This is a predicted complex of two RNAs, RNase P RNA and transfer RNA, with 426 nucleotides together.
RNA sequence: AGGGAUGAAGCUGUAACCGCCGGUUUAAAACCGGAGGAAAGUCCGGACUCCUCAGAGCAGGAAGCUGGCUAACGGCCAGGAACGGUAACGUUACGGAAAGUGCCACAGAAAACAAACUUCCCGGUUCGCCGGGUAAAGGUGAAAAGGCGAGGUAAGAGCUCACCGGGAUCGUGGUGACACGGUUCGCAGGGCAAACCCCUUUCGGAGCAAGGUCUUGUAGAGAUGCAAUCCGCUGCGGCGGAUAAGGACUGCUCGUCCGAUGCAUCCGGGUGGACUGCAUGAAGCAUCGGGUAACCGGUGUUCCAGAUAAAUGGUUACAAAUACAGAAUCCGGCUUAUGCUUCGUCCCUUUGU
RNA sequence: GCGGGCAUAACUCAGUUGGUAGAGUGCGAGCUUCCCAAGCUCGAGGUCGCGGGUUCAAGUCCCGUUGCCCGCU
Repeated sequence: AGGGAUGAAGCUGUAACCGCCGGUUUAAAACCGGAGGAAAGUCCGGACUCCUCAGAGCAGGAAGCUGGCUAACGGCCAGGAACGGUAACGUUACGGAAAGUGCCACAGAAAACAAACUUCCCGGUUCGCCGGGUAAAGGUGAAAAGGCGAGGUAAGAGCUCACCGGGAUCGUGGUGACACGGUUCGCAGGGCAAACCCCUUUCGGAGCAAGGUCUUGUAGAGAUGCAAUCCGCUGCGGCGGAUAAGGACUGCUCGUCCGAUGCAUCCGGGUGGACUGCAUGAAGCAUCGGGUAACCGGUGUUCCAGAUAAAUGGUUACAAAUACAGAAUCCGGCUUAUGCUUCGUCCCUUUGU
Repeated sequence: GCGGGCAUAACUCAGUUGGUAGAGUGCGAGCUUCCCAAGCUCGAGGUCGCGGGUUCAAGUCCCGUUGCCCGCU
């Protein structure tokens, strides 16, 4: 100098004028604050609220190497293995095919309880072929009874030997996945579980239009179904408990709860407004300690959007702010869209000192 | 906010336990007819919405994404 890999930050700031919303104020003025890194998609996990007082089993769903972090997760961090890359690094839906079932088209002799088309060897021969042996070589195919070299054999074959691969077992290191090494066995000879399935772990439902308070208005003598039973107390007014039909708890079963001026179903009518939930948080920032890191703990400090037909805007001056793009219960992630600026670390090639 | 469905030729639609894409209408040509229609025969026309993955092989299986449609509140 060129090419590559990877990590992080910001996304408007200052000042003035006018306008809008919230806080503050009896009210006003002054003062303070006011849309993103994804607010998006609604893909995961929760907080919170109700069903609900609290469960069990089956079905169904989800995750899947090991160890840690977290409120939790399908997330994050650190490792391991396999593959890709010269390397820095990257990718992985990464448990099990020896529990069982299933699929592998066409081609090919044969596609898993799997094989003899050509070739090779032996015997016979009417020279057409027949019988036996073989699975090394060739052909087909994505994949064909582990691979390569030597010996051996009628020709061949783990038939034998050495190495590699595979199974079993032992030792060392490691929390572990696993790594290294020794001994032994000729060794079930494929792939697919994003095929059904098996194993391990885990999972109530609905969702802020969840819920709650006040107020306004209308039409229920509407229809149907279901014991009016039992027990205890009694001051004789009644109170408490059990219980039928039925209903609620995810889909089912058990179980639990409600249950007579009650419950459930059907039909008909009304359903407007205000307040709350509503932002103090698994919170931000600074600093110290622990940890490889994710993260955890201590101390200090700050309050940093809450609209309700929907506020957060316009102008001027300086600087590099445009692409994607606007909060609606909140938070931790993932995925998708995307422009500019700034700061690092590492690898390879070439050249010079 | 919640729950489902669809996308294949110019149009309307099939496509199974994954084996390499079809039908009807329409279009073009030919036959038949005095001519047209009808009928018969032949032909063209497809990155299966888009991207990635599994597999020997994907319209089909899985993941992400875009657009459209339906229902509840």
It holds a member of the Rfam family "Bacterial RNase P class A". Its family is annotated with tRNA processing, dimeric ribonuclease P complex and ribonuclease P activity in the Gene Ontology. Its mean pLDDT, the model's own confidence on a scale to 100, is 76.